[in-house]
Molecule: TPP riboswitch aptamer (THI element)
Organism: Candidatus Bathyarchaeota
RNA sequence: CUGGUGGUCGAGGGGAGCUGGGCGCAAGCCUGGCUGAGAGGACGAAAGUCGUCGACCCUUUGAACCUGAUCCGGGUAAUACCGGCGAAGGGAUGUGUCAUGAGCGGUAU
Numbered sequence: 001c002u003g004g005u006g007g008u009c010g011a012g013g014g015g016a017g018c019u020g021g022g023c024g025c026a027a028g029c030c031u032g033g034c035u036g037a038g039a040g041g042a043c044g045a046a047a048g049u050c051g052u053c054g055a056c057c058c059u060u061u062g063a064a065c066c067u068g069a070u071c072c073g074g075g076u077a078a079u080a081c082c083g084g085c086g087a088a089g090g091g092a093u094g095u096g097u098c099a100u101g102a103g104c105g106g107u108a109u
Stems, first nucleotide, its partner, number of pairs: 001103002004100005009094002011059004017034007041053005065090003071084004
């Protein structure tokens, strides 16, 4: 000087489905089950979602997540549940910092 690995910090991206029971005129609230890292924890606006924060996952070595898709096959009580589609198309990082290890070059002895 240039890569690697691990941690940490900052920054950024992302989703929240299916379903049983109870209460209620209803809106909705409470409590279980399935898959999963995560299935909504807090606050605010507001009346149906949005915003901020939190948890979790992911950040180009990118299947986190989105599109195709009201897709296809299997399975399930049911579902983006599993597989296919599919390395198809998109998709968000930093010369920070700490540790460790490698290579190359230089200087001195």